[in-house]
RNA sequence: GGGGUGUUAGCUCAGUUGAUAGAGCGCCGCAUUCGCAUUGCGGAGGUCAGGAGUUUGAAUCUCCUACACUCCA
Repeated sequence: GGGGUGUUAGCUCAGUUGAUAGAGCGCCGCAUUCGCAUUGCGGAGGUCAGGAGUUUGAAUCUCCUACACUCCA
């Protein structure tokens, strides 16, 4: 220098071919308990790595950039 894969909540990860962004754990509150843990219910938390484009509509398609892993030279 060139190719491939990945980047989504604090962490680990889904998101099936473009149509309201989710789960588990964690965090907060309530109930349960003498208290803690467990359990149940509820809640907060995300410019979907950054930018641009296509489209009525983009996490999803296209292009550029950044970072990580990997292959070739």
Molecule: transfer RNA
Organism: Candidatus Saccharimonadota bacterium